Predicted 3D model of a 71-nucleotide RNA (transfer RNA) from a Candidatus Giovannonibacteria bacterium.
The organism belongs to Candidatus Giovannoniibacteriota, within Bacteria.
Rfam family: tRNA. Its family is annotated with triplet codon-amino acid adaptor activity in the Gene Ontology.
It was read from a public genome assembly.

RNA sequence: CGGAGAGUAGUAUAGUGGCAGUACACGUGCUUUGGGAGCACGUAGUCCGGGUUCGAUUCCCGGCUCUCCGA
Numbered sequence: 001c002g003g004a005g006a007g008u009a010g011u012a013u014a015g016u017g018g019c020a021g022u023a024c025a026c027g028u029g030c031u032u033u034g035g036g037a038g039c040a041c042g043u044a045g046u047c048c049g050g051g052u053u054c055g056a057u058u059c060c061c062g063g064c065u066c067u068c069c070g071a
Base pairs, nucleotide, nucleotide: 001070002069003068004067005066006065007064010024011023012022013021018054026042027041028040029039030038047063048062049061050060051059
């Protein structure tokens, strides 16, 4: 420098246009002599900007960051 892929909660990840889930972690309660495990409830998220659309995590364009391949 060229090409390809990825970006979703603190972490890992699912979600092919219609109110964004799951697991771990975190908080509260129950249980226990206590801790751990278990159970219930709760907090917390779509990288940024623009476009298309009645409606965008999803489709399109640009930017940023990361990964891979080539030179």